[in-house]
Context: one part of a larger RNA
RNA sequence: AUUGAACGCUGGCGGCAUGCUUUACACAUGCAAGUCGAACGGCAGCACGGGCUUCGGCCUGGUGGCGAGUGGCGAACGGGUGAGUAAUGCAUCGGAACGUACCGUGUAGUGGGGGAUAACGUAGCGAAAGUUACGCUAAUACCGCAUACGCCCCGAGGGGGAAAGUGGGGGACCGCAAGGCCUCACGCUAUAUGAGCGGCCGAUGUCGGAUUAGCUAGUUGGUGGGGUAAAGGCCUACCAAGGCGACGAUCCGUAGCGGGUCUGAGAGGAUGAUCCGCCACACUGGGACUGAGACACGGCCCAGACUCCUACGGGAGGCAGCAGUGGGGAAUUUUGGACAAUGGGCGCAAGCCUGAUCCAGCCAUGCCGCGUGAGUGAAGAAGGCCUUCGGGUUGUAAAGCUCUUUCAGACGGAAAGAAAUCUCUUGAGUUAAUACCCUGGGAGGAUGACGGUACCGUAAGAAGAAGCACCGGCUAACUACGUGCCAGCAGCCGCGGUAAUACGUAGGGUGCGAGCGUUAAUC
Repeated sequence: AUUGAACGCUGGCGGCAUGCUUUACACAUGCAAGUCGAACGGCAGCACGGGCUUCGGCCUGGUGGCGAGUGGCGAACGGGUGAGUAAUGCAUCGGAACGUACCGUGUAGUGGGGGAUAACGUAGCGAAAGUUACGCUAAUACCGCAUACGCCCCGAGGGGGAAAGUGGGGGACCGCAAGGCCUCACGCUAUAUGAGCGGCCGAUGUCGGAUUAGCUAGUUGGUGGGGUAAAGGCCUACCAAGGCGACGAUCCGUAGCGGGUCUGAGAGGAUGAUCCGCCACACUGGGACUGAGACACGGCCCAGACUCCUACGGGAGGCAGCAGUGGGGAAUUUUGGACAAUGGGCGCAAGCCUGAUCCAGCCAUGCCGCGUGAGUGAAGAAGGCCUUCGGGUUGUAAAGCUCUUUCAGACGGAAAGAAAUCUCUUGAGUUAAUACCCUGGGAGGAUGACGGUACCGUAAGAAGAAGCACCGGCUAACUACGUGCCAGCAGCCGCGGUAAUACGUAGGGUGCGAGCGUUAAUC
C1' cells in the first nucleotide's frame, strides 16, 4: 500500500459497487422454457350468436377463442459452479482433411397419388405411476410415383436422388357452393456462395518434487479394410521393431487457464472474487437416442448411494438456476417488483414466455461525497485536574449576543429513461389492379417496475447527528492517584519487588474520523 474479509467498541445522510473464500454437504416450498389455431383433426372449459323450452335448463364448432392431442421451431442459448484437468485444457502464432438450423445473395423447381396413427369412442387391468385390446379420423406427420439446371456414384457406357402447403386481396371467365384462376406474403425442395459459429491438427509458452530414472504392446511405423462431417492406431487383420527420456520421460503432489487484479521506480513477486473470452462439470459411474448442433443442469436408459409414496405387487426425485431451509463455519443478503427498457425463444402480427435483465430490500463490506454549525465572545465564570497554594490548565472552550439552514424530519410541485410496434396520410415497388402486401417521408395516439423516486420550491428551528486507538524508545503525544515481580502490559527492546510518563483509573495531550483499532493474508 492492499483485501469478496472477520472480530471488538462506536455509528447521522447520500451516490456507486460488492456480498458462502468453508461441505461439488443434504434440500421443504414457489418460480427459472416455452410458443404457434396463418400446419392439423377437433371442442374439455369460457364468452357470443342461433334453435327448443315445462322458464329449471337443453341442443348447436356457427363465431371469438382454446384444455388435452398430432405437427413445427425452440429447449445445445441464456443462468450456475470450479469437483476434475499439468494437457484431450488455456494463451499466442500458423495449418488442412471438415460441418453448419436460423440469416444474406443467386439459380432451378414446388406435378400427381397412397397407406397409417394420436386425439376421440367402447371394453378392461392397476392403490398409484400408468397401461392393454378393438374401432373411427386429419395434416406443413409418414411413404411410393413423375420430373432433375445444378447435385451424388461410376467400369465414363450409364445409374441414383426432392418438395407442402397456409393465409390476404381480386376484374373478366368456369362453378350451386367451397373453390378453380390471377396475384401478393409466409413457407417447402435441390444446389451454389457469403457471413457468423463450430469440429480437427501443428509450433512455442504454461507450478513443485530426482528421497520418482527408466517408461511404453495399439505401444511406434507401414499395407489392406472399417469408421467419422473430417485428417489420424480412432478401430481392426497382417507385417516390421520401433517410440519417449537428465533439454527431466514415467510417477507423486498441487492447480481450472487467460484478459486482468494487488504490490513495486522498474525488473519482479503474489493472485485469478465481481466483469469479459475459453474449458470442464450438473446426486456418483456408464451409455446411447433425438437433432443442424448434445452424448444434453431443470431429456431418456442401466447400475449405485440417499430421500419420499405404497394397498408391499410397484412407483417418484436430483437447487453447482432465483429466492429460501438445515448443516459446516470467524463469516456472506429478500421464500421482493416488473417485463417499462436492453436482449433471447416462438409467432405474419397482436402478443405470450423470460429469477436473463432492469429495479427495489438487507449489511459502514469497500470507494467517494456531505453533515454534526458559522461569526463574535475574558468576568479568562462555575466545575474538574494539577499545584511550590502564588497560581497553572481545561479555554474562546462554554454561557451570552448576532447569523445561517446543507442533510434528516414536515408540506407542495414534479421528470428524463418512450419511440418503435400500431392508426391515418403521401410517394416508390409489386401486380391485370387505384385490392392486398412491402418500403421511404409526414401526422396522430397508446405504453414506466423503479416511483410520487431523482430534482425543484416553502415554512420552522442550532434545532436530530462523534467516536475509536494511542501517549517508555522505535513513534506524534505527561502528570496525579491506586497497585506493589501482585494484578497486569507487550509488535521488538522490555515494564511491575512502595515515589511506575510502560499495569488500572482520572485530568490533559497526540493521531485518524462515521469510523477507529485488532487478527489473518499478499507485495